RNAcentral holds the sequence, with entries from Rfam. The RNA shown here (c-di-GMP-I riboswitch aptamer) has 84 nucleotides and comes from Sedimentibacter saalensis. Rfam family: c-di-GMP-I riboswitch aptamer. About the family: GEMM was predicted in a large-scale screen for bacterial structured RNA regulatory elements. Taxonomically the source falls in Sedimentibacter (Bacteria, Bacillati, Bacillota, Tissierellia).

[in-house]
RNA sequence: AAAUUGAAAAGGCAAAACCAUUGAAAAGUGGUGACGCAAAGCCGUGAGUCUAAAGCUUAAUGCCAUGAUUGUCAGGUUGCCAAG
Numbered sequence: 001a002a003a004u005u006g007a008a009a010a011g012g013c014a015a016a017a018c019c020a021u022u023g024a025a026a027a028g029u030g031g032u033g034a035c036g037c038a039a040a041g042c043c044g045u046g047a048g049u050c051u052a053a054a055g056c057u058u059a060a061u062g063c064c065a066u067g068a069u070u071g072u073c074a075g076g077u078u079g080c081c082a083a084g
Stems, first nucleotide, its partner, number of pairs: 004084001005082002012037002017032006035071001041077003045074003048069003055063002
């Protein structure tokens, strides 16, 4: 130096809920908050899940992503420290 691993230390992120706001909705953003997380940093690439405005369809209604989710799983990519 690198790999593996994650005991310690320095730190980091921030669930639910509430308030405001954007959105048809799912959900996002900001503040408070802290359930937890060794990538809970980044990328919507594959799958899964959620929503269904527009569109199609119907006796009732249903179908559908071009939308969302990276704290659903995988993949790619970047990274702090260092006991073993």